[in-house]
């Protein structure tokens, strides 16, 4: 330098055009002498950034940033 994949909740991930979810974690209550386990309830994300297309974009297109992998080049 070229190509591919990825970026969504604190973490790991789903969601592939119609107002964003799960597990774990966190908070409260119950349970217990207490802790753990368990039950119930709850909080938390304007979807990497900026544009574009569309009635409508996390989702499609473009650019940029970052991460990973492969290839090439230099040494």
């Nucleotide at each position: 330098g070229g190509g591919c994949a990825g970026u969504u909740a604190g973490c790991u991930c789903a969601g592939c055009g119609g107002u964003a979810g799960a597990g774990c974690a966190c908070u409260g209550u119950c349970c217990u002498c207490a802790c753990a386990c368990g039950a119930c309830a709850g909080g938390g994300g304007c979807c990497a950034u900026a544009g574009g297309u569309u009635c409508a974009a996390a989702u499609c297109c473009u650019a940029u940033a970052c991460u990973g992998c492969c290839c090439a080049c230099c040494a």

About this RNA: RNAcentral holds the sequence, with entries from ENA. The RNA shown here (transfer RNA) has 75 nucleotides and comes from Elusimicrobia bacterium RIFCSPHIGHO2_02_FULL_57_9. NCBI's taxonomy places the organism under Bacteria, Pseudomonadati, Elusimicrobiota. Rfam family: tRNA. Gene Ontology term of the family: triplet codon-amino acid adaptor activity. Rfam's curators write: Transfer RNA (tRNA) molecules are approximately 80 nucleotides in length. The coordinates come from a structure-prediction model, not an experiment, and the mean pLDDT is 83.